[in-house]
Formats: sequence, C1' cells, structure tokens
RNA sequence: GAACCAUCCAGAGCGGCUGAGAGAUCUGGCUCGAUGACGCCGCAGCAACCCCGGCCUUUUGCCGCACGGUGCUAACGCCAGGACCGAUGGAGA
Repeated sequence: GAACCAUCCAGAGCGGCUGAGAGAUCUGGCUCGAUGACGCCGCAGCAACCCCGGCCUUUUGCCGCACGGUGCUAACGCCAGGACCGAUGGAGA
C1' cells in the first nucleotide's frame, strides 16, 4: 500500500501554541471561523473494535471490565450527486 471482515443517524472539552481558513477528494448547497475555527501539545472525557474474565457453545453469539492497545470528542461520513469514495477497528499475509 492493496485485498478481506465488521462499523459509521448515539456519545464526549477545557487550557496552551499557532494565525485563516475548515468541514477527506470533485460539483452544488449549507454550516463553523479573529467572540480565534482547522491543526499541534497537555490533561480530561466518550465509547467499547481488540486484549482480559464469564456464560452458551457446532457455528454465530451474549454478559462484564475499562487496566492495557487503538479510536473518537460540531452538525446523519453536514446534505445531495459521482466515485477504483472516505474513516475506524481486527485478523492474517
């Protein structure tokens, strides 16, 4: 990096730095942004994919935990169209 499986209408903020765009990409909208957005860092929080424990076990699964590994913390992946679309987790290669 590609492919495979699963999920994507719930949930969750305060500081510091920076300084103009941002919401993945294209188009049309719409929204956020010097009352400092987006991004980075710290702490915190949300959640429960993996780990871990238990139950049922042919398989699928169900319950718990939240230590550890991720992830996430505007709006239905903001809406729609198009697409070899995008994001996250896991397993093996």
SAM riboswitch aptamer (S box leader) from Arthrobacter sp. CAU 1506, 93 nucleotides, folded computationally. The organism belongs to Arthrobacter, within Bacteria. Its mean pLDDT, the model's own confidence on a scale to 100, is 85.